Predicted 3D model of a 91-nucleotide RNA (c-di-GMP-I-GGC riboswitch aptamer). Its mean pLDDT, the model's own confidence on a scale to 100, is 88. The model forms 95% of the base pairs in the Rfam consensus. The sequence was found by an Rfam model in a public genome assembly.

[in-house]
């Protein structure tokens, strides 16, 4: 430097449950393991996806309410990309 198949050391932790924050998506902490060789970090690199408080359009005389659109919100365990890194059955 490359490679990583059922090996070894060490690591992370989906669903679900509890608490908490948030309008929500979702985040964080504890329990818990479906999985993961980057399931470490970057959402101010691009796309997908989720949400719609706020904004806006429609229905409605109006109010209330409902429905649609919208990311500035979220997601790195959806894909591509960037940065960093442990181990050795292996070259």
């Nucleotide at each position: 430097a490359a490679u990583g198949c059922c090996a070894a050391a060490g690591g992370c932790a989906a669903a679900c449950c509890u608490g908490u924050c948030a309008a929500a998506a979702g985040g964080c902490a504890g329990g818990g393991a479906c999985g993961c060789a980057a399931a470490g970090c970057c959402a101010u690199a691009g796309g997908a996806u989720c949400u719609a408080a706020g904004g806006u359009g429609c229905u409605g005389u109006g109010c209330a309410a409902g429905c649609g659109c919208u990311a500035u919100g979220a997601c790195a365990g959806c894909c591509u990309g960037g940065c960093u890194g442990c181990c050795a059955a292996u070259u």